[in-house]
């Protein structure tokens, strides 16, 4: 150079174009439980989905660049 795959709370992810202003887990905060702590159990905050464009009624989701991580090949 050139092909292929990834990017979604802080983390690890799930999400067949409409049930999504985005499910779960862990962490984080509070409350209960304990004599305290763990451990449980409630409950809460946290992503406008790497950026920019386009299709399209409608896009996290589908097409194009760009960046960034990984892979192959030269």
């Nucleotide at each position: 150079g050139c092909c292929c795959c990834c990017a979604u709370c802080g983390u690890c992810u799930a999400g067949c174009g409409g049930c999504c202003u985005a499910g779960g887990a862990u962490g984080c905060c509070g409350c209960c439980c304990u004599u305290u702590c763990a451990c449980g159990g409630c409950g809460g905050a946290g992503a406008c989905c790497g950026c920019g464009g386009g299709u399209u009624c409608g896009a996290a989701u589908c097409c194009c660049g760009c960046u960034g991580g990984g892979g192959g090949c030269a």
Annotation
This is a predicted structure of a 74-nucleotide RNA (transfer RNA) from an Actinomycetota bacterium. The organism belongs to Actinomycetota, within Bacteria. The sequence is in RNAcentral, with records from ENA and MGnify. It matches the Rfam family "tRNA". Rfam describes the family as follows. Transfer RNA (tRNA) molecules are approximately 80 nucleotides in length. It is annotated as a transfer RNA.